This is a predicted structure of an 85-nucleotide RNA (c-di-GMP-I-GGC riboswitch aptamer) from an Anaerolineaceae bacterium. Its mean pLDDT, the model's own confidence on a scale to 100, is 83.
RNA sequence: AACCGAAAAGGCAAACUCACUGUGAGGUGAGGGCGCAAAGUUAUGGGUCUGUACGCCUUUGGCGCAGAUCGCCAGACUGCCGAGG
Numbered sequence: 001a002a003c004c005g006a007a008a009a010g011g012c013a014a015a016c017u018c019a020c021u022g023u024g025a026g027g028u029g030a031g032g033g034c035g036c037a038a039a040g041u042u043a044u045g046g047g048u049c050u051g052u053a054c055g056c057c058u059u060u061g062g063c064g065c066a067g068a069u070c071g072c073c074a075g076a077c078u079g080c081c082g083a084g085g
Base pairs, nucleotide, nucleotide: 003085004084011036012035016031017030018029019028020027021026034071040077041076042075044074045073046072047069048068049067050066051065054064055063056062057061
């Protein structure tokens, strides 16, 4: 220095409930706590989900398109502790 990783301190916060908000997927705040060492940041690729003004098509729809999700999987950037191997 790299990888694995115990403990402690501190951090985040799923389902669910309430309020607000969005056509919707969702988002924000409060309670809550399933989990998380990147559950920090980023929609770059894939996945999933929503919408359908406009374009195309083989028209209950598909693709494009416009969105949501990073607590779905990758990529990129950043990062706390440090027993022991």
The sequence was found by an Rfam model in a public genome assembly. NCBI's taxonomy places the organism under Bacteria, Chloroflexota, Anaerolineae, Anaerolineales, Anaerolineaceae.